[in-house]
Transfer RNA from an uncultured Clostridia bacterium, 73 nucleotides, folded computationally. The coordinates come from a structure-prediction model, not an experiment, and the mean pLDDT is 80. Its Rfam family is "tRNA". It is annotated as a transfer RNA.
C1' cells in the first nucleotide's frame, strides 16, 4: 500500500428485492419464601461506527472516513 469480511440493547447476535428494529443472557421491579436462592410476572427513548448522496422514505443503496480480523505484497 492493496483486497475481503465485520461494526445494530450492557454481553452474544438475528434482521435488508428500501416502509418509522428484535431474541437470548444480563439488569431493574413485583409475586412467592421467615430470609434467600430457584420458579414466575412485567418493563427496551438503542442518533443501527461517523460524515455526505440517492429516494417521498435509508440499518438496508452509493461515495468518503474511522475502527476490528484476515489475506496478497
Nucleotide at each position: 500500500g492493496c483486497c475481503u469480511u465485520u461494526g445494530u440493547a450492557g454481553c452474544u447476535c438475528a434482521g435488508u428485492a428500501g416502509g418509522u428494529a428484535g431474541a437470548g443472557c444480563a439488569g431493574u421491579a413485583g409475586a412467592c419464601u421467615g430470609a434467600a436462592a430457584a420458579u414466575u410476572u412485567a418493563c427496551g427513548u438503542g442518533u443501527c461506527g461517523a460524515c455526505g448522496g440517492u429516494u417521498c422514505a435509508a440499518u438496508u443503496c452509493c461515495g468518503c472516513c474511522c475502527a476490528a480480523a484476515g489475506g496478497c505484497a